RNAcentral holds the full RNA, with entries from SILVA. The part of an RNA shown here (small-subunit ribosomal RNA, central domain) has 350 nucleotides and comes from a metagenome. The coordinates come from a structure-prediction model, not an experiment, and the mean pLDDT is 87.

[in-house]
Context: one part of a larger RNA
RNA sequence: CUGGGCGUAAAGGGUGCGUAGGCGGUACCGUAUGUCGGGUGUGAAAGCCCACCUUUCAUGGGUGGAACUGCAUUCGAAACUGCGGAACUAGAGUACGGGAUAGGAGAGCGGAAUUCAUGGUGUAGCGGUGAAAUGCGUAGAGAUCAUGAAGAACACCGGUGGCGAAGGCGGCUCUCUGGAACGAUACUGACGCUGAGGCACGAAAGCUGGGGGAGCGAAGAGGAUUAGAUACCCUCGUAGUCCCAGCCGUAAACGGUGUACACUUGGUGUAGGUCGGUUCACCCCGAUCUGUGCCGGAGCUAACGUGUUAAGUGUACCGCCUGGGGAGUACGGUCGCAAGGCUAAAACUC
Numbered sequence: 001c002u003g004g005g006c007g008u009a010a011a012g013g014g015u016g017c018g019u020a021g022g023c024g025g026u027a028c029c030g031u032a033u034g035u036c037g038g039g040u041g042u043g044a045a046a047g048c049c050c051a052c053c054u055u056u057c058a059u060g061g062g063u064g065g066a067a068c069u070g071c072a073u074u075c076g077a078a079a080c081u082g083c084g085g086a087a088c089u090a091g092a093g094u095a096c097g098g099g100a101u102a103g104g105a106g107a108g109c110g111g112a113a114u115u116c117a118u119g120g121u122g123u124a125g126c127g128g129u130g131a132a133a134u135g136c137g138u139a140g141a142g143a144u145c146a147u148g149a150a151g152a153a154c155a156c157c158g159g160u161g162g163c164g165a166a167g168g169c170g171g172c173u174c175u176c177u178g179g180a181a182c183g184a185u186a187c188u189g190a191c192g193c194u195g196a197g198g199c200a201c202g203a204a205a206g207c208u209g210g211g212g213g214a215g216c217g218a219a220g221a222g223g224a225u226u227a228g229a230u231a232c233c234c235u236c237g238u239a240g241u242c243c244c245a246g247c248c249g250u251a252a253a254c255g256g257u258g259u260a261c262a263c264u265u266g267g268u269g270u271a272g273g274u275c276g277g278u279u280c281a282c283c284c285c286g287a288u289c290u291g292u293g294c295c296g297g298a299g300c301u302a303a304c305g306u307g308u309u310a311a312g313u314g315u316a317c318c319g320c321c322u323g324g325g326g327a328g329u330a331c332g333g334u335c336g337c338a339a340g341g342c343u344a345a346a347a348c349u350c
Stems, first nucleotide, its partner, number of pairs: 003322004007304002012318001014201004021194003025088002028085004034080001035077008049065006091191001092188004096183002103177007110154001114150008125136002162169002206247006215241002220236004258317006266295012299306002323350003332343004
């Protein structure tokens, strides 16, 4: 080098865009880089292999052949690959149409609840627990009514419903804006797939500066519990949680399943579109495309399971794994304000 693998055993990059590279639809003409065939030259000798001869046998020696799978040059072949030309429409894309949508950004608005403030009514408790206590309350609490303020989150609808590449997205309205599905034509004419580096996005927590702060609440304080209780329970409560600007770049970032394409029995829900039947009520039935679930066949799988949304059958490209611990650590490099991230060993040991 030739392997075998990656749902759960070690192993899919958090996600996308995309550079180089790798790979690439249908038919035709040309070319001849790869590819294939022939000739010529060369590929020293020895050695290896074969045949014969030979030393008293053997080791060995001699002669001849083959081989030297290569390189160069020349003549040819043209199916495949490449290259050049010209063409096609089944891949990809554009235009058009009516729908669906918590996709993103900004601004404005709304009601319920909570807490606080003020006032009215009113009196002795409230709160909390397994039981209590800390705590609050006669300086009038809790309860109740009215008015006002503040911040945060949006009950019902709500759904293995929808949208987004992932992270994620849920009150209402407006403005700006992205993507996908469907339909019938027209257009472009392979413009495609993947993607080392790179760039962008990336929950929560955390960090810097400025604001905000109702509720909740790491740390902290107190009360309980307990042998102890640096906890679980209770009463408070700071950072934080929220907004703006900038960092961080991680996660059980999970479907623990990379992306794209093709093919391979079915049943049953659900969401969006279209068509047909029927009413001409979009109510129902049927067909079809796209998405999202459940069940299950063949096949696959160590089994569990998976099963047209594959973990089946294939192709292209990328990432990754190679016994456990040491260790996702040390050192070095690089990024970061820091916390730390990324890259990533060895000794030793079983």
It matches the Rfam family "Bacterial small subunit ribosomal RNA".